This is a predicted structure of a 111-nucleotide RNA (Glycine riboswitch aptamer) from Humibacillus sp.
It matches the Rfam family "Glycine riboswitch aptamer". Gene Ontology term of the family: glycine biosynthetic process.
Of the family's consensus pairs, 90% are formed in the model.
The prediction has a mean pLDDT of 80.
[in-house]
RNA sequence: CAACCCUGCGUGGGAGAGUCCUCGGGGCGGUUCCCUCAAGGGAGCCACCUGCGAGGCGCCGAAGGGGCAACAUCCCCGGAACCUCUCAGGCGCCCGGACCACGUGGGGGAG
Numbered sequence: 001c002a003a004c005c006c007u008g009c010g011u012g013g014g015a016g017a018g019u020c021c022u023c024g025g026g027g028c029g030g031u032u033c034c035c036u037c038a039a040g041g042g043a044g045c046c047a048c049c050u051g052c053g054a055g056g057c058g059c060c061g062a063a064g065g066g067g068c069a070a071c072a073u074c075c076c077c078g079g080a081a082c083c084u085c086u087c088a089g090g091c092g093c094c095c096g097g098a099c100c101a102c103g104u105g106g107g108g109g110a111g
Base pairs, nucleotide, nucleotide: 001111004108005107006106007105008104009103010102011101012100013099018057020056021055022054023053024052025050026049027048029046030045031044032043033042034041035040058091059090060089064087065085066084067083071078
């Protein structure tokens, strides 16, 4: 000096899966009753809606986490992934997001 490896930061890209059920909250409408003569107000019931809350069921894999083949070892221990599990997380958008590219900094470093 430096291929390459690890890693921080910035920018860009970046998948999957709920038109489910129950209860509650909220909203709108209808209807009945009550306070009334009325205006107006209140209560009950019913239907519908909901990027709201809780629970259930279903589903997804690419934060994180768990499992293992070769290999290694006397044995145990160890031992990768986009594989697998689904604890966690997620199932409108945003956010997040393994991973990828570029830029930049740090560490190691065959030669």